This is a predicted structure of a 156-nucleotide RNA (c-di-AMP riboswitch aptamer (ydaO/yuaA leader)) from a bacterium.
Of the family's consensus pairs, 96% are formed in the model.
Its Rfam family is "c-di-AMP riboswitch aptamer (ydaO/yuaA leader)". Gene Ontology terms of the family: cyclic-di-AMP binding and regulation of gene expression.
It was read from a public genome assembly, where an Rfam model found it.
Its mean pLDDT, the model's own confidence on a scale to 100, is 75.
[in-house]
RNA sequence: UGAUCGGCGCCGCCGAGCCCCGUCGACCCAGGUCGCGGGGACGGGGGACCCACUGCACGGCAAGCGCUGUGCGGGGCGAAUGGGAACCGUCCGGAGCCCUAGUGCCGUAAGGCACGAGCCCGUCAGCUCACCCCGUAGGCGCAGAUAUUUGGAGCA
Numbered sequence: 001u002g003a004u005c006g007g008c009g010c011c012g013c014c015g016a017g018c019c020c021c022g023u024c025g026a027c028c029c030a031g032g033u034c035g036c037g038g039g040g041a042c043g044g045g046g047g048a049c050c051c052a053c054u055g056c057a058c059g060g061c062a063a064g065c066g067c068u069g070u071g072c073g074g075g076g077c078g079a080a081u082g083g084g085a086a087c088c089g090u091c092c093g094g095a096g097c098c099c100u101a102g103u104g105c106c107g108u109a110a111g112g113c114a115c116g117a118g119c120c121c122g123u124c125a126g127c128u129c130a131c132c133c134c135g136u137a138g139g140c141g142c143a144g145a146u147a148u149u150u151g152g153a154g155c156a
């Protein structure tokens, strides 16, 4: 000297995950924080009539309508579904890669940059008025322009 790292404040992003009031209590110093109580708001699940549904995959039989054998529980939150090639290994698991339904951010636009997870219920739940129940978390954050350079799965 420096955006290399960390902390605080402000601001911003994903997400429903926020707002207000209290002559209540504590901390502590006059305003905040936490707890408690009350109100509002947002989000999610269960739950009638009516309506809907009564499955999927593979194999066999059959002109066909269909029949039959074997296997597979189902559901919720969330954008997070589906596909492809390939590696390792203790044989049924592990770690990734390239796409994709879908999702988010920046931007007037053209475009650009990312995500495409995880968790839960426990054999049970379609929709669904009344009604009942639950959540209000967690995580994260320098940017722009120009030039140059490098890289961009696999297969052929």
Base pairs, nucleotide, nucleotide: 011141012140013139014138018040019039020038021037022036024035025034026033027032041136042135043134044133045132046131051126055072056071057070058069059068060067061066073124074121075120076119077118082099083098084097087094088093102115103114104113105112106111